[in-house]
RNA sequence: UGUAAAUAAUAGCUUAAUCCUGUAAAUAUAUGGGAACGGAGGACCCGACUUUUGGGGUGAGUCCGGUUUUUAACGCCGGUAGGGUUUUAACCUUUCGGCCCGAACCCGUCAGCUAACUUCGUAGGCUUUAAAGAAAGGGGAG
Numbered sequence: 001u002g003u004a005a006a007u008a009a010u011a012g013c014u015u016a017a018u019c020c021u022g023u024a025a026a027u028a029u030a031u032g033g034g035a036a037c038g039g040a041g042g043a044c045c046c047g048a049c050u051u052u053u054g055g056g057g058u059g060a061g062u063c064c065g066g067u068u069u070u071u072a073a074c075g076c077c078g079g080u081a082g083g084g085u086u087u088u089a090a091c092c093u094u095u096c097g098g099c100c101c102g103a104a105c106c107c108g109u110c111a112g113c114u115a116a117c118u119u120c121g122u123a124g125g126c127u128u129u130a131a132a133g134a135a136a137g138g139g140g141a142g
Stems, first nucleotide, its partner, number of pairs: 011127004018035007036122006046112001054110001055107004063079005082101005091138006
């Protein structure tokens, strides 16, 4: 000096998954409370009566075609409803373009909506000088 990787801080992204606080313990652990955000169950009324072709839930993550196969399933390929990100330096909405996702899991024969009420969760995963950004409006933190 160059290349690659790791760690830490700062800043940021996905998501409901954040903030404040008590007690004990003792060397960074255990266990409570509150707020906020998110989910489930659960009346009248309304809706629905289609229940092995089982049914249902969280989630953006649904569906179509092709290929392989005796036929399927899985896999692979292409698309797609839908979703995220990109002018980050409070924040919100929209348009055009770019880039990406379009999964996974759970309940266990059972749940429509649903006031009161009951109950559960607050995990995890990534990025950091790269090179695709360009407009309109609202708003007013510092």